[in-house]
Context: one part of a larger RNA
Molecule: small-subunit ribosomal RNA, central domain
Organism: metagenome
RNA sequence: CUGGGCGUAAAGCGUGCGUAGGCGGCUCGUUAAGUCAGAUGUGAAAGCCCUGGGCUCAACCUGGGAACUGCAUUUGAAACUGGCGAGCUAGAGUUUGAGAGAGGUAAGUGGAAUUUCAGGUGUAGCGGUGAAAUGCGUAGAGAUCUGAAGGAACACCAGUGGCGAAGGCGACUUACUGGCUUAAAACUGACGCUGAGGUACGAAAGCGUGGGUAGCAAACAGGAUUAGAUACCCUGGUAGUCCACGCCGUAAACGAUGUCAACUAGCCGUUGGCUCUCUUCAAGAGUUAGUGGCGCAGCUAACGCAUUAAGUUGACCGCCUGGGGAGUACGGCCGCAAGGUUAAAACUC
Numbered sequence: 001c002u003g004g005g006c007g008u009a010a011a012g013c014g015u016g017c018g019u020a021g022g023c024g025g026c027u028c029g030u031u032a033a034g035u036c037a038g039a040u041g042u043g044a045a046a047g048c049c050c051u052g053g054g055c056u057c058a059a060c061c062u063g064g065g066a067a068c069u070g071c072a073u074u075u076g077a078a079a080c081u082g083g084c085g086a087g088c089u090a091g092a093g094u095u096u097g098a099g100a101g102a103g104g105u106a107a108g109u110g111g112a113a114u115u116u117c118a119g120g121u122g123u124a125g126c127g128g129u130g131a132a133a134u135g136c137g138u139a140g141a142g143a144u145c146u147g148a149a150g151g152a153a154c155a156c157c158a159g160u161g162g163c164g165a166a167g168g169c170g171a172c173u174u175a176c177u178g179g180c181u182u183a184a185a186a187c188u189g190a191c192g193c194u195g196a197g198g199u200a201c202g203a204a205a206g207c208g209u210g211g212g213u214a215g216c217a218a219a220c221a222g223g224a225u226u227a228g229a230u231a232c233c234c235u236g237g238u239a240g241u242c243c244a245c246g247c248c249g250u251a252a253a254c255g256a257u258g259u260c261a262a263c264u265a266g267c268c269g270u271u272g273g274c275u276c277u278c279u280u281c282a283a284g285a286g287u288u289a290g291u292g293g294c295g296c297a298g299c300u301a302a303c304g305c306a307u308u309a310a311g312u313u314g315a316c317c318g319c320c321u322g323g324g325g326a327g328u329a330c331g332g333c334c335g336c337a338a339g340g341u342u343a344a345a346a347c348u349c
Base pairs, nucleotide, nucleotide: 004320005319006318007303008302012317014201015200016199017198021194022193023192025088026087027086028085029084030083031082033081034080035077036076037075038074039073040072041071042070049065050064051063052062053061054060091191092188093187094186095185096183097182098181099180103177104176105175106174107173108172109171110154115149116148117147118146119145120144121143125136126135162169163168206247207246208245209244210243211242215241216240220236221235222234223233258316259315260314261313262312263311266294267293268292269291270290271289272288273287274286275285276284277283298305299304322349323348324347331342332341333340334339
């Protein structure tokens, strides 16, 4: 190794692209590296195993045989794997016509609301709470009307609806741009799958430089509550939240479920295509790509999963191996820093 696992018990990298490597559709021919068969040589002796003999037996000693599963050379076989050559179209891709979409980037525009400012009307309260107080207000607040400024977010539509690899994406218009679906033909002809290293993207918070700051709001201040209250509640309020550029590289980055492919009862909804049916309207049927609910077989410790599998299989990668110590120390690499990543041991139960 034969012979374990990874939804929730330890365990799927946050996600893509891709190098090496691993694996790879159908047919024909060829080769003979792997593979298989034969032969030759070798595989020391002893030991093990089988079978005889000698010490009264045994241990022990001794004869013979087998074995030594290997290696080399050589002669063959050609199904499978590999190599080479030729071809094919079912995988993969290209062209054409349609289609849906908060996919991305940039620029411009819009209305509602909050706040502030200016002005009008107007008078004693407003605000807030469990109750209050701090706070605001006769220097005219709050309320209400008109106007202006500025920033941020886009009600209804809105939907287990859509798009995206993931993170994520929601007002409108324009420009540029990625992917996807579908129909029918034509074309290329295995061009494919996975992917150690690598590389790109990657919420929020945080960091650097320069802007911006309406609302909200860590820190902070005050008022309450309380035995205390470094909190929960209230009044304020700065970083931050926003923009540009550059870092950071982590999340319960979750479907706690890696990617790809094949196969395995059904029923109901919904989104985008296509086809058909008296297309009257409406509706129904079929098919395809998503997205949900239930459910059989099967699986599972159970919960549950169940054609979007956690079923039955194959290919490749990642990861786990008692709890704590510890995702820590040391070292390396990365970072401006915060820290990230890789990653132990003593000891202890």